[in-house]
This record gives sequence, C1' cells and structure tokens, in this order.
RNA sequence: CUCCGAAAAAAGUAAACCCGCUGUGAGGCGGGGACACAAAGCCGACGGGUCCCGCAAGGGACGGCCGGGUUGCCGGA
Repeated sequence: CUCCGAAAAAAGUAAACCCGCUGUGAGGCGGGGACACAAAGCCGACGGGUCCCGCAAGGGACGGCCGGGUUGCCGGA
C1' cells in the first nucleotide's frame, strides 16, 4: 500500500417508539431509548432509487435504500 475478516481488545454510532422544538411536507435538531451496524464516519455542486411540495415547469428530503468517492481502529494474508 492492497485485499479479506469482525473472534478478541479499545473506541463509536443509534432503528422503532416516546417527549420537546422546527418545517406546508418528506424530514431535521435536542433528550430518552436500542433494532441493528466493520465504517450506520463524511460527500445529495457523483449516478440510480424512494419520498415530499407543485397543475406543470421545477424545487426539496433521505448517507441506517443501492452503487460510487473519500478518511479511519484492530487482526490476518
């Protein structure tokens, strides 16, 4: 450096649901809470997909939908 793995060790994140705030909404933020996660770290001025607003044009949301990019702990080859 590349690939593989998540048994151990050290860390970490936090689904559903509840409460508060916020948004037309998808959703977001904070607290509680853990279904899970080997990147469930980051990127939506990367591709697809789903969802929301809108008559449409178009705009918006989701990184825990998939792919991809990028950074990283431990172990093995």
A computed fold for a 77-nucleotide RNA from a Nitrospirota bacterium, annotated as c-di-GMP-I riboswitch aptamer. NCBI's taxonomy places the organism under Bacteria, Pseudomonadati, Nitrospirota.